[in-house]
Annotation
The part of an RNA shown here (large-subunit ribosomal RNA, domain V) has 584 nucleotides and comes from a pig gut metagenome.
Context: one part of a larger RNA
RNA sequence: CAUGCAGCAAGACGAAAAGACCCUAUGGAGCUUUACUGUAGCUUGUUAUUGAAUUACGGUUUGCAUUACGUAGUAUAGCUGGGAGUCUUUGAAGCAUCCCUUGAGGGGGGUGUGGAGACAACAGUGAAAUACCAGCUCUUGUAGAUUGUGAUUCUAACCUAUACCCGUGAAUCCGGGUUGGGGACAGUGGCAGGUGGGCAGUUUGACUGGGGCGGUCGCCUCCUAAAGAGUAACGGAGGCGUUCUAAGGUUCCUUCAGGCCGAAUAGAAAUCGGCCAUCGAGCGCAAAGGUAGAAAGGAGCUUGACUGUGAGGAUGACAAUCCGAACAGGUGCGAAAGCAGGACUUAGUGAUCCGGUGGUCCCUCGUGGGAGGGCCAUCGCUCAACGGACAAAAGCUACCCUGGGGAUAACAGGCUGAUCGGGCCCAAGAGUUCACAUCGACGGCUCGGUUUGGCACCUCGAUGUCGGCUCAUCACAUCCUCCCGCUGAAGCAGGUGGGAAGGGUUGGACUGUUCGUCCAUUAAAGUGGUACGUGAGCUGGGUUCAGUACGUCGUGAGACAGUACGGUCUCUAUCUGCUGUGUG
Numbered sequence: 001c002a003u004g005c006a007g008c009a010a011g012a013c014g015a016a017a018a019g020a021c022c023c024u025a026u027g028g029a030g031c032u033u034u035a036c037u038g039u040a041g042c043u044u045g046u047u048a049u050u051g052a053a054u055u056a057c058g059g060u061u062u063g064c065a066u067u068a069c070g071u072a073g074u075a076u077a078g079c080u081g082g083g084a085g086u087c088u089u090u091g092a093a094g095c096a097u098c099c100c101u102u103g104a105g106g107g108g109g110g111u112g113u114g115g116a117g118a119c120a121a122c123a124g125u126g127a128a129a130u131a132c133c134a135g136c137u138c139u140u141g142u143a144g145a146u147u148g149u150g151a152u153u154c155u156a157a158c159c160u161a162u163a164c165c166c167g168u169g170a171a172u173c174c175g176g177g178u179u180g181g182g183g184a185c186a187g188u189g190g191c192a193g194g195u196g197g198g199c200a201g202u203u204u205g206a207c208u209g210g211g212g213c214g215g216u217c218g219c220c221u222c223c224u225a226a227a228g229a230g231u232a233a234c235g236g237a238g239g240c241g242u243u244c245u246a247a248g249g250u251u252c253c254u255u256c257a258g259g260c261c262g263a264a265u266a267g268a269a270a271u272c273g274g275c276c277a278u279c280g281a282g283c284g285c286a287a288a289g290g291u292a293g294a295a296a297g298g299a300g301c302u303u304g305a306c307u308g309u310g311a312g313g314a315u316g317a318c319a320a321u322c323c324g325a326a327c328a329g330g331u332g333c334g335a336a337a338g339c340a341g342g343a344c345u346u347a348g349u350g351a352u353c354c355g356g357u358g359g360u361c362c363c364u365c366g367u368g369g370g371a372g373g374g375c376c377a378u379c380g381c382u383c384a385a386c387g388g389a390c391a392a393a394a395g396c397u398a399c400c401c402u403g404g405g406g407a408u409a410a411c412a413g414g415c416u417g418a419u420c421g422g423g424c425c426c427a428a429g430a431g432u433u434c435a436c437a438u439c440g441a442c443g444g445c446u447c448g449g450u451u452u453g454g455c456a457c458c459u460c461g462a463u464g465u466c467g468g469c470u471c472a473u474c475a476c477a478u479c480c481u482c483c484c485g486c487u488g489a490a491g492c493a494g495g496u497g498g499g500a501a502g503g504g505u506u507g508g509a510c511u512g513u514u515c516g517u518c519c520a521u522u523a524a525a526g527u528g529g530u531a532c533g534u535g536a537g538c539u540g541g542g543u544u545c546a547g548u549a550c551g552u553c554g555u556g557a558g559a560c561a562g563u564a565c566g567g568u569c570u571c572u573a574u575c576u577g578c579u580g581u582g583u584g
Base pairs, nucleotide, nucleotide: 001584002583003582004581005580006579007578008577010576011575012574014571015570022405023404024403025402027401028400029397030396031395032394035202036201037200038199039198041195042194043193044192045191046190047189048188049187051154052153053152054151055150056149057148058147059146060145061144062143063142064141065140068137078136079135080134081133082132085119086118087117094113095112096111097110098109099108100107101106158182159181160180161179163178164177165176166175167174205217206216207215214234218240219239220238221237222236223235241386242284243343244342248302249301250300251299252298253297254296256280258276259275260274261273262272263271282291283290285348287346288345289344306329307328308327309326312323313322314321315320318387331340332339333338354380355379356378357377358376359375360374362373363372364371365370412459413457414455415454416453418452420448421447422446423445424444425443429439430438466541467539468538469537471533472530473529474528475527476526479504480503481502482499483498484497485496486495487494506520507519508518509517510516547565548564549563550562551560552559553558
């Protein structure tokens, strides 16, 4: 070196199982609820089955009766019309008595008595006689019809009886009958309201240095933006969801902020005068650009904050947005030339569908009416997740499932090295004095890759996770042992530094612990790396499935780097490697 046999399990990111954790899908399922929409059931009303009577209270209508008061005025004048007479021995005025009503003045009616009169046009009133007739309205009463509600009663529908008889010869079944009880209720059908996780179908956004929590989502201004335009980030700053009939149009006029000087109250700032003042003021509001030869301030007149079009352009994937001379009509201001289709400009917003309103010559329903639609104008969305899925929608899953992802988290590795650990430089100061025996502020330069992180690069068709046990191996920034320098080293014991990795580096109590505290020793009880070495070597106490309980949170299903009890650790070694032992 080749090749056997017996072994060990460090590697083949070993085998097994299209990762169960995590994310994702306009995936699924189970569960919850004050998510949405339904629905069984329950309940209420009405109607049919469903009939009779009495009574109370309402509505409508008819007849009769009654009622109608501002002030002035005989006095309680409902309204309108006709009207010169009307009532009365068929009993007037008056008187007595009873009843009704009242605005307490009175009005109306009945009975008795009485025995012949009572009331109208006049004067007053807006309106003239309840003198009389007719119609209408109002108040109240009464009678009838009809209808509704409440209460009560009835019996014949309907319900009911383990009372009796019959079918029947056995039957506490069934049917018929008698009788009893209830009774137009109940029950049942139709329609409608309420309730309704009992049940069902679904929804429950995206961005995101993983996801969740938080924040954001449309529009405007500036920077980032690299001197055309455009340009990202959970980059840095701010605004908007309007306002104004003048803050619009036009003609004419004016110049601000600030400073200095001066002037009663008057002061840093009130109002007034003078000088200087190119723009620092103002322009409704954010910012930017613009602007004094006005876009700023003022006055006069006004409505162009017009109708119909629009050559030609700018931006945009599109949808859409923006600019626009000019033409026609009619208008405002100006002497005119001219200017005016809102505002110094850039935000102040919402497609389509559906529906409302006004107009209109249009279309359809055979025609007219009528209805529906179109077209023009306009209105209704924090559709703000703002290019708006529907008019209409929240959660839990550790009981979970599927498709995928190392496009994306948790372990380990990698990159980085803020944080962490070490070293060096400077030397203010402490050290009685003296920076440097020792310590070293404020700072600076570096190294390491053991912490906590950042990033998300291999791995999600699987790289098993803390601690312990076993077995180790390496580094040296050395805990002990060895050698040496300095010392604020007398000696002993120390401090600090240099060399040095050969060897060594304990046993227990508690805790799952690593760590830590403690006990007793020791020369010492080192710091780290090795997938926080080592589960195809062991364990399985912790973490991290399904069960259960407590506290807390949640309406709930459930949840908790909160707690507690319990909880399947598979692999016969092909190759590499290693150990032992043969053979060539």
Description: It matches the Rfam family "Bacterial large subunit ribosomal RNA".